[in-house]
RNA sequence: GCGCGACAAACGCCGAAUCCCCGCCGCUCAGGGCGACGGGGAGCGGGGGACCCAGUGGGCUGCCUCUCUGCGGCCCGGGGGCGAAUCGCCGCGUCUGCGGCGUAGCGCGACUCUCUUCGCGCGAGCCCGUCAGCUCACCUCGCAGGCAGGAAAGAGAGGGAGU
Numbered sequence: 001g002c003g004c005g006a007c008a009a010a011c012g013c014c015g016a017a018u019c020c021c022c023g024c025c026g027c028u029c030a031g032g033g034c035g036a037c038g039g040g041g042a043g044c045g046g047g048g049g050a051c052c053c054a055g056u057g058g059g060c061u062g063c064c065u066c067u068c069u070g071c072g073g074c075c076c077g078g079g080g081g082c083g084a085a086u087c088g089c090c091g092c093g094u095c096u097g098c099g100g101c102g103u104a105g106c107g108c109g110a111c112u113c114u115c116u117u118c119g120c121g122c123g124a125g126c127c128c129g130u131c132a133g134c135u136c137a138c139c140u141c142g143c144a145g146g147c148a149g150g151a152a153a154g155a156g157a158g159g160g161a162g163u
Base pairs, nucleotide, nucleotide: 006163007162011159012147013146014145018042019041020040021039022038023037025035026034027033028032043143044142045141046140047139048138053133057076058075059074060073061072062071063070078131079128080127081126082125087102088101089100090099091098092097105122106121107120108119109118111158112157113156114155115154116153117152
C1' cells in the first nucleotide's frame, strides 16, 4: 500500500448553489491559516431550441375555388419562466390591494434512504415583455442567500472518519 473481517458512540439543516487549481490583494503569521477580487477545470441545477407526437380561442379581412379546407394579415382575450409556494372561501377596501381560514404542494424533528405513527413549520417573492408545447444536435444562464445548539417513536436497508 492492497484485500478480507469485526467494532464503530466522528457524521449539522434548507437550497442546484459544491470541490479543486492559478493569479493578485488584505489580515494573521513558525510551518501555515483565513478572507475579498479575477480566471480556469470538474461536478450540480435552470432556460431556449427540430423531426415524430400533441395542440392550434374569438372577430374582421386577403388569396386558392362560392362553400368546406388550407395558407396569410390586423385586432381582442394575453402568455411564459425560476421556485414547494397553487387553488378556493370569507371580511375590509375600492381597481386590484390588505387581512383571515383552508388547500395542492414542500420542509423539519441531527449519518443517509424506504415505510408507518406522532408533533411542528412554510405555503413567499422575483423576472421576461406579446414570445417560448415536447425536443437530438446546438446555444445560453446560475452555483446565491438563510438557519441551527441538543435533537420524537417503531420496522427494515445501507454508508462511514476512525479503531
A computed fold for a 163-nucleotide RNA from a Thermoleophilaceae bacterium, annotated as c-di-AMP riboswitch aptamer (ydaO/yuaA leader).
Of the family's consensus pairs, 96% are formed in the model.
The organism belongs to Thermoleophilaceae, within Bacteria.